[in-house]
C1' cells in the first nucleotide's frame, strides 16, 4: 500500500435597509445562505444525511423541495454567460429557509492514531 477493527478530533449557512400596520428579522420592495459522497468543480444530477412516519424496533420499510437557455471542451443540468426556482416539524401580538425551539442532541462523512492482517 490491501482489509478488517477500536478509539479520538471534526463534521449547516443566512434578515442588512425600506414600506404598511397596534403587532411582522414572519407580509410587501429588497437583501441574504447552501450538510455529505460520486461524477470534468453541483442547493436544482445519482445516492446518503436530517425531517416526517410505519412495522415483526441492537433492525428494517415508506415518504421527502427545487433549472433552463446559449457557449468552451475529449467530456460540465457541475465551468463560464443569462435567466429562474427550492426550503422539515413545533412556537410567534402577523403567514419564518434566516428568530426561538426541541438541539449542550443526532449524523451522512471527513481527518489523524493504535491493533490485527496480506
Nucleotide at each position: 500500500u490491501u482489509g478488517a477493527u477500536u478509539c479520538u478530533u471534526u463534521g449547516g449557512g443566512g434578515c442588512a435597509g425600506g414600506g404598511u400596520g397596534a403587532a411582522a428579522u414572519u407580509c410587501c420592495c429588497u437583501a441574504u445562505c447552501g450538510g455529505c459522497a460520486g461524477u470534468a468543480u453541483a442547493g436544482u444530477c445519482u445516492g446518503c444525511g436530517a425531517a416526517c412516519u410505519c412495522u415483526u424496533u441492537u433492525a428494517g420499510g415508506g415518504u421527502u423541495g427545487a433549472u433552463u437557455c446559449g457557449g468552451u471542451u475529449a467530456a460540465a443540468u457541475u465551468c463560464c454567460g443569462a435567466a429562474a426556482c427550492c426550503g422539515a416539524c413545533g412556537g410567534u401580538u402577523a403567514u419564518a429557509g434566516u428568530c426561538c425551539g426541541g438541539a449542550u442532541g443526532g449524523g451522512a462523512a471527513a481527518a489523524g492514531a493504535g491493533u490485527c492482517u496480506a
Model confidence (mean pLDDT): 85 of 100.
FMN riboswitch aptamer (RFN element), 118 nucleotides, folded computationally.